The RNA shown here (Glycine riboswitch aptamer) has 112 nucleotides and comes from an Acetobacteraceae bacterium. NCBI's taxonomy places the organism under Bacteria, Pseudomonadati, Alphaproteobacteria, Acetobacterales, Acetobacteraceae. The sequence was found by an Rfam model in a public genome assembly.
């Protein structure tokens, strides 16, 4: 110095599974209704949207856990540990998030 490895940041890509049911609250005149001569008003009912609580079903690729495939060692024990398993957390329209992959850039380690 370089292959390569690790970490942070930026950009791009990035799956799966109910826009589930329901209580309450808020908003909205979209529809109905009521008031009004009209304009318009009224959240009264439904619809739609949001929040909250409850109920069941489901997903696995943040994180977490595993008595775990696999790897290593001083080897019947110990250590590491997956995209596997579990679903605590998280998620099941969009948005957000998202393991992992690619590119860029900064720092660190570093053979031949």
């Nucleotide at each position: 110095c370089u292959a390569u490895c690790c970490c942070a940041c930026g950009c791009g890509g990035g799956a799966g599974a109910g826009a589930a049911c329901u209580u309450c609250c808020c908003g909205u005149c979209c529809u109905c209704g009521c008031c009004g001569g009209c304009a318009g008003g009224c959240g009264g009912a439904g619809g739609c949207g949001g929040g909250u609580g409850g109920u069941c079903g489901c997903c696995g690729a943040a994180g977490g856990c595993g008595c775990a495939a696999c790897c290593g060692g001083c080897c019947c024990c110990c250590g590491g540990a997956a995209a596997c398993g579990c679903u605590c957390a998280g998620g099941c329209a969009a948005a957000a998030g998202g393991a992992c992959c690619g590119c860029g850039c900064g720092g660190g380690a570093g053979a031949a």